[in-house]
A computed fold for a 71-nucleotide RNA from a soil metagenome, annotated as transfer RNA. The RNAcentral record of the sequence draws on MGnify. The coordinates come from a structure-prediction model, not an experiment, and the mean pLDDT is 82. Rfam family: tRNA. The family's RNA type in Rfam is transfer RNA.
RNA sequence: UGCGGAGUGGUCUAAUGGCAGGACGCCGGGUUUUGGUCCCGGAAGUGAGGGUUCGAGUCCUUCCUCCGCAA
Repeated sequence: UGCGGAGUGGUCUAAUGGCAGGACGCCGGGUUUUGGUCCCGGAAGUGAGGGUUCGAGUCCUUCCUCCGCAA
């Protein structure tokens, strides 16, 4: 430098172009003598810009980061 792949809460992982869901963790409450377990509730997410579309995590494009291959 070229080609291919990946990027979603703190972490891991889903999502036919149609309300971004689950698990762990965190916070609050219940239970418990306390902690843990268990139960209920809550906050927190689509790498950045632009485009297509009534509607984009998803499609197109440029860039960024990481991984792999080639030279």